[in-house]
Parts: sequence; structure tokens; C1' cells
RNA sequence: GACCGGGUCUUGCGCAGCGUAGGCUCUCGAACCGUGUCAGGUCCUGACGGAAGCAGCACUAAGGGAAUCCCUGCGGGUGCCGCGAGGCAGCCUGGUCUGA
Repeated sequence: GACCGGGUCUUGCGCAGCGUAGGCUCUCGAACCGUGUCAGGUCCUGACGGAAGCAGCACUAAGGGAAUCCCUGCGGGUGCCGCGAGGCAGCCUGGUCUGA
């Protein structure tokens, strides 16, 4: 110096991770306008019995809180990651050949 390849560059897909929202789990959570059970008391009944039903309790709804394993969605100058396509102006790098 020549040739070939790779990286840096652009882009698509995949994977991982980060952020966020929801789901799952736990917990709190309804004076009345949720459910169930309804002490006391009230009402009906000659009686037997029945009715409605406050407080309380239980279960939860809307909603709040907690934790990170899991599931789902969204996001992107996340990534010494993988695969493909594009590009070769310059830089880096490997191999082969040739010359000084």
C1' cells in the first nucleotide's frame, strides 16, 4: 500500500433491567341512604306466634394504606446483550499478500 472481516453509525425484532398504572396478597374501611345476624325496646295477636328493626357484631362496596415475588399494559439517547437489514465520510481493530 492492496484485499477481506469486525466495531463505532442508522434502524427493526427479541431479551434483560428501570419508571409508571392496573391486577394478585394483606390491612383499614358504610351513624343512615350495603348484606347477614339482630340483644334491648317497638308494633300486631285472646294466646300460640309473627312483623319491622336501632345499637352491637360479622362480611364486604366505593376508597385509602403496605410489601415485593408473580401477571398485564404503557414509556424511553436504559444495556461492554443476541439476531437481521441498511450504511462505509472518518476513526479503531483482526487476518492475508506485497514493497521499503
The prediction has a mean pLDDT of 78. The RNA shown here (Bacterial small signal recognition particle RNA) has 100 nucleotides and comes from Desulforamulus aquiferis. Rfam family: Bacterial small signal recognition particle RNA. By type it is a non-coding RNA gene. Gene Ontology terms of the family: signal recognition particle, plasma membrane targeting and SRP-dependent cotranslational protein targeting to membrane, signal sequence recognition. The source organism's lineage runs through Bacteria, Bacillota, Clostridia, Peptococcaceae and Desulforamulus. Of the family's consensus pairs, 93% are formed in the model.